The RNA shown here (transfer RNA) has 76 nucleotides and comes from a Deltaproteobacteria bacterium.
[in-house]
RNA sequence: GUGGGCGUGGCUCAACGGAUAGAGCAUCGGGUUGUGGCCCCGAAGGCUGUGGGUUCGAUUCCCACCGCUCACCCCA
Repeated sequence: GUGGGCGUGGCUCAACGGAUAGAGCAUCGGGUUGUGGCCCCGAAGGCUGUGGGUUCGAUUCCCACCGCUCACCCCA
C1' cells in the first nucleotide's frame, strides 16, 4: 500500500431501524457475619471512536477520517 473484521460505562459483552442504551464483573453505600470472604439489597458510572449523509426516527444503514486487529503485496 490492497482487502476483511472490530470500536457501546473502568473491564468483558448485549441491544428485529422505534419510547428514558442493558447484563455480568469491578467501584461505592447498606444488610448478614466476632472480623473478612461468600451471599442479599441499593447506588453511581455511557455525549454508543470523530465528522457528515439517508430516514418521521440511527448503537443499528451509507460515506470519509482516526485507532486496534487479521491476511496479502512490494522493498530491505
Rfam family: tRNA. The family's RNA type in Rfam is transfer RNA.